[in-house]
RNA sequence: AACUCAUCAUGAGUGGGCGAGAGAACGGCUUGAUGACCCCACGGCAACCCCCGGAGCGCCGGGAAGGUGCCAAAUCCGCCAGAUUUCUGGAAGAUGAGAU
Repeated sequence: AACUCAUCAUGAGUGGGCGAGAGAACGGCUUGAUGACCCCACGGCAACCCCCGGAGCGCCGGGAAGGUGCCAAAUCCGCCAGAUUUCUGGAAGAUGAGAU
C1' cells in the first nucleotide's frame, strides 16, 4: 500500500516546547497569538487485541498489567439512493483485528 471483518451520537486535559494555521480532500460552519495544530512529560477515557468467570461458535458479566487508539463540536455538518425531516442502506474517512 490494497483486501476482509467489526465499530464510529457515550467518555476523557493539565504543564512545558514551538509559533500559524487547524478541523482528511472540496463546500459550509467552527476553531486558533487568552498560543491552536504538532512534539514531549504526566494524567485520564474507552475496552479493539488481551486476562478471568459463565454460557456454549458470534453471547453475557467482570478486569485494566501489557499492545494499539482516543481526550472541541455526531466521523463538526454535507455527498448518493429510498422512504420523509428523521431513519435505512451506500460512498468517503478513522480505529482495531486478521490475512497478502